[in-house]
RNA sequence: CUGCGUGGGAGAGACCUCGCCGCUCGCGCGGUGGGGCGCCGAAGGGGCAACCUCCCCGGAACCUCUCAGGCAUCCAGGACCGCGCGG
Numbered sequence: 001c002u003g004c005g006u007g008g009g010a011g012a013g014a015c016c017u018c019g020c021c022g023c024u025c026g027c028g029c030g031g032u033g034g035g036g037c038g039c040c041g042a043a044g045g046g047g048c049a050a051c052c053u054c055c056c057c058g059g060a061a062c063c064u065c066u067c068a069g070g071c072a073u074c075c076a077g078g079a080c081c082g083c084g085c086g087g
Base pairs, nucleotide, nucleotide: 001087002086003085004084005083006082007081008080013037015036016035017034018033019032020031021030022029023028038071039070040069044067045065046064047063051059052058
């Protein structure tokens, strides 16, 4: 430096609309998928360059963009940090 395991790990709409399934006498409710608008930045990707270097080349952010990704809880993901094992 890198791989695996493990622990911790944030932010942002329970918005609108349509379809399907279930419940209901009905109004509606629950789940799920598509679309719209709004929003988030800590997978990834792009941009500038604070910084690193005697110079050049080069590297480069938690800054920035929001393409991707994500936005009740849970699950999943998750930069980064700790521990263990291996190369």
The RNA shown here (Glycine riboswitch aptamer) has 87 nucleotides and comes from a soil metagenome. Its mean pLDDT, the model's own confidence on a scale to 100, is 75.